[in-house]
């Protein structure tokens, strides 16, 4: 100096997973269906809607319906599927360095 073995340390790398933002779906929406309440009320089931699983409600304000079968408007708040972005990141990986035999 090189090689081998042992142990220390652990760069690049891309990834599971969590979380952030953005996009698409869907308008947290619709229905000539069934049931239910009635001005202290205005709800429940089913179906539709999506290259789509799930969900399809809540709150506030307001209008309307003179007791009947029908609700409306405005605002605010998600989840889920897929794609993308960024942060973190167990584990994987083993560059370089240096120690011993």
């Nucleotide at each position: 100096u090189a090689a081998u073995c042992a142990a220390u340390u652990g760069a690049a790398u891309a990834c599971a997973c969590c979380u952030u933002g953005c996009g698409u779906a869907u308008a947290a929406u619709u229905u000539a269906g069934g049931g239910a309440a009635u001005a202290u009320g205005g709800c429940c089931c089913a179906a539709a809607g999506u290259u789509u699983c799930u969900a399809c409600c809540a709150g506030a304000c307001u209008a309307c319906c003179g007791u009947a079968a029908a609700u409306g408007g405005u605002c605010u708040g998600a989840c889920u599927a897929c794609g993308u972005u960024a942060u973190g990141a167990a584990g994987a990986g083993g560059a370089a360095a240096a120690u011993g035999a």

The prediction has a mean pLDDT of 77. Predicted 3D model of a 101-nucleotide RNA (Purine riboswitch aptamer). Rfam family: Purine riboswitch aptamer. About the family: Riboswitches are metabolite binding domains within certain messenger RNAs that serve as precision sensors for their corresponding targets. Allosteric rearrangement of mRNA structure is mediated by ligand binding, and this results in modulation of gene expression. A class of riboswitches that selectively recognises guanine and becomes saturated at concentrations as low as 5 nM. In Bacillus subtilis, this mRNA motif is located on at least five separate transcriptional units that together encode 17 genes that are mostly involved in purine transport and purine nucleotide biosynthesis. Rfam links the family to the GO term purine nucleobase biosynthetic process.